Overview
Transfer RNA from an archaeon, 74 nucleotides, folded computationally. RNAcentral holds the sequence, with entries from ENA.
RNA sequence: GGUACUUUGGUGUAGAGGCCUAACAUGCCACACUGUCACUGUGGAGACCACGAGUUCGAAUCUCGUAAGUACCG
Repeated sequence: GGUACUUUGGUGUAGAGGCCUAACAUGCCACACUGUCACUGUGGAGACCACGAGUUCGAAUCUCGUAAGUACCG
């Protein structure tokens, strides 16, 4: 330098054009429980989907560009 893939709460993932103002696990906070911690239960906060454009009535999802990462090739 070229090709392919990936990027979504703190962390790991789901999502495959409208049921999504985004779900699950874990972590965090509060309360209950307990002599205390832990466990367990209940409730809560936290991502508008890497960034910028485009297509569409409608985009986390499709297309293009940029950035970062991974693999392969040279």
Its Rfam family is "tRNA".